Model confidence (mean pLDDT): 81 of 100. Transfer RNA from an Acidimicrobiales bacterium, 84 nucleotides, folded computationally. Its Rfam family is "tRNA". It is annotated as a transfer RNA. The sequence was found in a public genome assembly. The source organism's lineage runs through Bacteria, Bacillati, Actinomycetota, Acidimicrobiia and Acidimicrobiales.
RNA sequence: GCCCGGGUGGCGGAAUUGGCAGACGCGGAGGACUCAAAAUCCUCUGGCCGAAAGGUCGUGCGGGUUCAAGUCCCGCCCCGGGCA
Numbered sequence: 001g002c003c004c005g006g007g008u009g010g011c012g013g014a015a016u017u018g019g020c021a022g023a024c025g026c027g028g029a030g031g032a033c034u035c036a037a038a039a040u041c042c043u044c045u046g047g048c049c050g051a052a053a054g055g056u057c058g059u060g061c062g063g064g065u066u067c068a069a070g071u072c073c074c075g076c077c078c079c080g081g082g083c084a
Stems, first nucleotide, its partner, number of pairs: 001083007010026003019067001027045006046057004060076005
């Protein structure tokens, strides 16, 4: 240099044909149970602003297509593999 795969919460990891982003698990918070704990069970759990109601941002970065993009197109960055 060329080719292939990948980049999504605090972490791992889903998301069908483009149609509510974050299922599920781990971790965390609160609670139940217990003399107390472990285990188990229940509820909640992206960031920011806000007293709250609510608002706003968010799929590596920047553009494009579209009513609508994690998904499609272009450029770039990073990680892994292959070829030379």